[in-house]
RNA sequence: AGAGUUUGAUCCUGGCUCAGGACGAACGCUGGCGGCGUGCUUAACACAUGCAAGUCGAGCGGAGAAGGCAACCUUCGGGGGUACUCGAGCGGCGAACGGGUGAGUAACACGUGGGUAAUCUACCCUCUGACGUGGGGAAUACCCUCGGGGAAACCGGGGCUAAUACCGGAUAAUGUCCGGAAGCGCAUGGACGCAGUACCAAAGAUAGCUUCGGCUUUCAGUCAAGGACGAGCCCGCGGCCCAUUAUUUAUGCCUAGUUGGUGGGGUAAAGGCCUACCAAGGCGUACGAUGGGUAGCUGGUCUGAGAGGACGAUCAGCCACACUGGGACUGAGACACGGCCCAGACUCCUACGGGAGGCAGCAGUGGGGAAUCUUGCGCAAUGGGCGGAAGCCUGACGCAGCAACGCCGCGUGAGUGAAGAAGGCCUUCGGGUCGUAAAGCUCUGUCGGGGGGGACGAAGCUUCCGGGGUUAAUAGCCUACGGGGUGACGGUACCUCCCAAGAGAAGGUCCGGCUAACUACGUGCCAGCAGCCGCGGUAAUACGUAGGGACCGAGCGUUGUCCGGAAUCAUUGGGCGUAAAGAGCGUCGUAGGCGGCUUGGUAGGUCUCGUGUGAAAUCCCGCGGCUCAACCGCGGACCCGCACGGGAAACCCCGCAAGCUCGAGUCCGGAAGAGGAGAGUGGAAUUCCUGGUGUAGCGGUGAAAUGCGCAGAUAUCAGGAAGAACACCCGUGGCGAAGGCGGCUCUCUGGGUCGGUACUGACGCUGAGGCGCGAAAGCGUGGGGAGCAAACAGGAUUAGAUACCCUGGUAGUCCACGCCGUAAACGAUGGGUGCUGGGUGUCGGGGGUAUUCGACCCCCUCGGUGUCGAAGCUAACGCGAUUAAGCACCCCGCCUGGGGAGUACGGCCGCAAGGCUGAAACUCAAAGGAAUUGACGGGGGCCCGCACAAGCGGUGGAGCAUGUGGUUUAAUUCGACGCAACGCGAAGAACCUUACCCAGCCUUGACAUCCUCGGAACCCGGUAGAAGUACUGGGGUGCCCUCGCAAGAGGGAGCCGAGAGACAGGUGCUGCAUGGCUGUCGUCAGCUCGUGUCGUGAGAUGUUCGGUUAAGUCCGGCAACGAGCGCAACCCCUGCUUCCAGUUGCCAUCCGAAAGGGGAACUCUGGAGGGACCGCCGGCGUCAAGUCGGAGGAAGGUGGGGACGACGUCAAGUCAUCAUGGCCUUUAUGGCUGGGGCUACACACGUACUACAAUGGCGUAUACAAAGGGCUGCGAACCCGCGAGGGGGAGCCAAUCCCAAAAAAGACGGCCUCAGUUCGGAUCGGAGUCUGCAACUCGACUCCGUGAAGUUGGAAUCGCUAGUAAUCGCGGAUCAGCAACGCCGCGGUGAAUACGUUCCCGGGCCUUGUACACACCGCCCGUCACACCACGAAAGUUGGAUGCGACCUGAAGCCUGUUGAGCGAACCCGUAAGGGACGCAGGCAGCCAACGGUCGGUGUUGGUGAUUGGGGUGAAGUCGUAACAAGGUAGCCGUAGGGGAAGCUGCGGCUG
Repeated sequence: AGAGUUUGAUCCUGGCUCAGGACGAACGCUGGCGGCGUGCUUAACACAUGCAAGUCGAGCGGAGAAGGCAACCUUCGGGGGUACUCGAGCGGCGAACGGGUGAGUAACACGUGGGUAAUCUACCCUCUGACGUGGGGAAUACCCUCGGGGAAACCGGGGCUAAUACCGGAUAAUGUCCGGAAGCGCAUGGACGCAGUACCAAAGAUAGCUUCGGCUUUCAGUCAAGGACGAGCCCGCGGCCCAUUAUUUAUGCCUAGUUGGUGGGGUAAAGGCCUACCAAGGCGUACGAUGGGUAGCUGGUCUGAGAGGACGAUCAGCCACACUGGGACUGAGACACGGCCCAGACUCCUACGGGAGGCAGCAGUGGGGAAUCUUGCGCAAUGGGCGGAAGCCUGACGCAGCAACGCCGCGUGAGUGAAGAAGGCCUUCGGGUCGUAAAGCUCUGUCGGGGGGGACGAAGCUUCCGGGGUUAAUAGCCUACGGGGUGACGGUACCUCCCAAGAGAAGGUCCGGCUAACUACGUGCCAGCAGCCGCGGUAAUACGUAGGGACCGAGCGUUGUCCGGAAUCAUUGGGCGUAAAGAGCGUCGUAGGCGGCUUGGUAGGUCUCGUGUGAAAUCCCGCGGCUCAACCGCGGACCCGCACGGGAAACCCCGCAAGCUCGAGUCCGGAAGAGGAGAGUGGAAUUCCUGGUGUAGCGGUGAAAUGCGCAGAUAUCAGGAAGAACACCCGUGGCGAAGGCGGCUCUCUGGGUCGGUACUGACGCUGAGGCGCGAAAGCGUGGGGAGCAAACAGGAUUAGAUACCCUGGUAGUCCACGCCGUAAACGAUGGGUGCUGGGUGUCGGGGGUAUUCGACCCCCUCGGUGUCGAAGCUAACGCGAUUAAGCACCCCGCCUGGGGAGUACGGCCGCAAGGCUGAAACUCAAAGGAAUUGACGGGGGCCCGCACAAGCGGUGGAGCAUGUGGUUUAAUUCGACGCAACGCGAAGAACCUUACCCAGCCUUGACAUCCUCGGAACCCGGUAGAAGUACUGGGGUGCCCUCGCAAGAGGGAGCCGAGAGACAGGUGCUGCAUGGCUGUCGUCAGCUCGUGUCGUGAGAUGUUCGGUUAAGUCCGGCAACGAGCGCAACCCCUGCUUCCAGUUGCCAUCCGAAAGGGGAACUCUGGAGGGACCGCCGGCGUCAAGUCGGAGGAAGGUGGGGACGACGUCAAGUCAUCAUGGCCUUUAUGGCUGGGGCUACACACGUACUACAAUGGCGUAUACAAAGGGCUGCGAACCCGCGAGGGGGAGCCAAUCCCAAAAAAGACGGCCUCAGUUCGGAUCGGAGUCUGCAACUCGACUCCGUGAAGUUGGAAUCGCUAGUAAUCGCGGAUCAGCAACGCCGCGGUGAAUACGUUCCCGGGCCUUGUACACACCGCCCGUCACACCACGAAAGUUGGAUGCGACCUGAAGCCUGUUGAGCGAACCCGUAAGGGACGCAGGCAGCCAACGGUCGGUGUUGGUGAUUGGGGUGAAGUCGUAACAAGGUAGCCGUAGGGGAAGCUGCGGCUG
């Protein structure tokens, strides 16, 4: 830092997705150790049990189990006392801290900075001050008691007693209250001074000393002043979402204690905080009131380059809460987590009367949940409460336990080790790889295990023992003095020793691209994967497994969430012509934002300096401590902020003052204009009416019909009526803000513009809301109505035609008034200002030069409106100077993926139609813009082709042949399927072929290589069998090498047989795994490349253009210049000719029976040449290419024909020619054999043959080819047979002989005479011939007989442009023979027609449109049917939360009033009794008031709901064909109507 994904490709827009980091996590697999952290995010759900707040005997009265111990007593047991200890109680302090939780709270709750002249503050501090003097008083708990009450909790009566408890009095100011002059202050007022009045105590405790009077010490106490700490209250600023939660300057929103005042009350304290009365206000409101939803806030945490975004666990600050709601009491402090009262829900106890309780403290339990721990140890440390202290208490805290939950560290060994072991996997079978990996050898010993040692943390404190100082003191106090004591963790960290490489320690995910890592097998759109794109339909690097590899590692993955990437809400840092996005407009304009030049002053913004604050922790830097790190400590920096003070103002903004004229406006003069409103008026045309003329049609269309017309239409003439619209002028002209505006005249009226430069003096720009205007359609009321024309009707078209076309026709279109408020309301481009080269038109105005004037021309200029274009901009297209989409500034509106949807709900507006505002669920991986290359078009232009046309002959009908489909069959083997399968593979299926079927057999095999054994090979038999085969007899010994005299022996090659195993074999599958070959477009003229240039790019250019050609053939031009594959030429045949050559050919009037001889002019043969090139002439043409005509020539513009087939297309054809990957088979899917089948037959199609006849048939006689083939061959003459053929065997390896002969059609003459025939020959019967082992299934041919359909063929369709079609015969391949009428060749005879390119088909080039790109056999729309999903409406129904209004009831409690016969010690009187005063409990009443209740057609928000509505998705079904091409009626927008549906029609608008 980016990447993947829209396309055939490209650029852009734009969404989706990924790679990163993080977590209080959870889940899956796995798991060695340690350190440091962290651990109910859910039910603020309910809680068993234990513990979490006490302490002080140095405040008090006291009490006593056990123990210790003086005096004393003792019956020797003990008693008693007490220093020690202390239950309960009185009293003091604490319990308001600490700990928990996040429910509530959108608030002065929090943060930050201030204020308090409006306040309080226990304990603590002050080297601040004063006091503590002198005397009293009376209670009460505990305790005792009652045979008190009660189940209990607990309560009551009587009796006694103390205090640092309580009460009265004295004293007192710098306190409090009251009063108030001067100075001071921002007001009330504050500080200070003066005067008057009221108010306090514990004379306590302890220790020591004591002369016993007291003194001293410490602690405690009181008043006051101040500090510190803490708290209260108030204020500025800051930080969530929804305007579908609101009104628009006011009668509207919120508000009745509401806003203010006065009096009173209340508080520590200002205040409607409360109350009575008065006034009727008040606050807020787009800078968001009120309402709703959500939420504790912050330091910070995570992320990010930052700005930001998200979060608010642990730690820290603040707040709130403590079962739910309400309330007060006590107190310095509470409305009080482990206090009280009441109400409610719940739980427990109960004797049913009544009581008890509150884990959101620590553990723990249940429950909920994906999910979160031990009912541990200790007060040793830190901190807290109490205490003089020792000390006690402390689930705060310190530790331990559990959990990979996180971070950090360590380990699971190190070195060496190639026979590269075994084994696995792969393999091209050679090998590669796991892999130095293992084993083996050597070494080390972290961690874990066992043994031993063993902490730091501890210092305080000390009523323990000493020292020193102070002092009257051996109290006390002080002390950097000495000693002693104190550890939960824990025998832990750490250290050390011994042991042994092991019998303790590696996994998880991934390997198609993104993204690092590939093979095999299995599977076969199945099973499955998947974050996105997407994999899987028989060769899957994407599924599963394995081997291998990559990454991380005690973890690895997955899921969830947040930030990032995302500049994808854009302050930094985006956009709006066509991608989403400029509001329809502004003759109006509010708030707000912004604003010209100069001067002065001020200092709010701004800038600068300083001060205070911005807690600590965290982050960052440095240093340090744990062996390192995590973690921790110390210091620094930071905290971007706020407040206050000083200063600057030369610049900028605001407000102030003064001025200026260029912005803006006013004034004067002029010209232009379909600008607006009203009134009037004119002619043409249409229609209608009346009359005339006139007669049979008119009208309408692609063609028709409906319609009109003999009752007189159309046509034509005259007259009249009515409504609507204004031809020409008219223009890329004008005017207007937009919508829009068009005959002429008048009246009223708005705006712009030019010239002048007199006046005002910034008066300006924009403009949320608001207000107004606003095409067409539509609505209301009333008119009007000629034409046109939704709806409707009829006629056509059509498969249908609710359309397009035609005939009619109503709303409407017109007018008046009132609504509606929308359009492709478009320049798809908001307004304003300034700046930035030009060229050329046009409209309006002004000026200049010249001219006698004017006009024209020319030049300058202001304002409008076009066009081409520099720079620049833009994704591109394009925009482009007074008309920017350029460069800038100001203001407004709007956008944030597609669909759902401009829909639903709510609200506002409307008579309605509907408009404005405007979501979500769900779903998709895109939807889009511009441009590119193709392809396509019922787009255009140009041009070809037997493409059409013009012709000739066919096919389609018949019979037969052949191929195919289908059917049949044991099998009818397989392949080929539009053109481009179908007389095709097959140029030869009776057996063979043969691949198919049936049957009988073989298993190393019919065939290849290797091994062993035997045998020469080979030849001739026999038996069984259908054959293959099985058994068996006989003959026979070759070639090469070595040894040997020889006989012979050994070895080898080849062949045969037997055996074993490696292997053979397969016409089994896949032509969609392939090679090769082939078809096709198409012998069409095309297809490309290099360099250069243009373009961001795909790509373009070249190859387009003008000519020309059969041709991208050539020429010219040109940002192209060249080149390649194609075209053409080079090759073959053929047509003319020359030369050479001359057998088997040729010639001959030659010789000859033949063989042979002669000739080389011709034919012919086959070699080498020539010839044709638009070369010559003329016309045209760009002085071109070329073309037209002509001459010559055998041939003329490629002479004719062939071979030759560019880049590519069709996953075209072929695994059955061959080759070949993979798969399958292996006593069979291989091999052999016999028989059968491929030849079937109701049918259908293709291709041929033969015909239907007289241009013919038959018969007689007669003429002329070319090209082929021949030794397992062609086979002559001659003989036999009607014939097929037989006999025969000459000649010929072929210019010699043979096939072969008669070529046939033809020509000459003859018969037939239009008929199912002397046409036609199918079919069938009989008899034969030939081939072959064999013609039954299933051959061909011959002869005799038979003689079918068929009389020229529907729709439709094929071939052919000249030696062609047509027609006639001949040959060949294959082959024993032949189903050949096929195929491939050969020659003979030998036409017709082409005006022409409109149309059909195919093709080429250019251009255009495109929503197509498996490319029009494309794409695609809507209804309907089915399935699923989410949502809306809905009679209702059922909940939640929280209000509102009215009312009822009214607990506790504070307050007020009253009562107070009960109770009371204190003060007063009194000796006393008693009384008084004062007070308390209690009662009653009142105010407030929680819970509760009633009512309301109450607000709000959910669930559900028969039914219903549209929407989305789905393999794909039904109906049509709307859109994309002129999409076959151009499309689209608004509106209205009617229609199964897309959609159609009317009106107006747009060009996209």

Predicted 3D model of a 1552-nucleotide RNA (small-subunit ribosomal RNA) from a Gaiellales bacterium. Rfam family: Bacterial small subunit ribosomal RNA. The sequence is in RNAcentral, with records from SILVA. The prediction has a mean pLDDT of 81.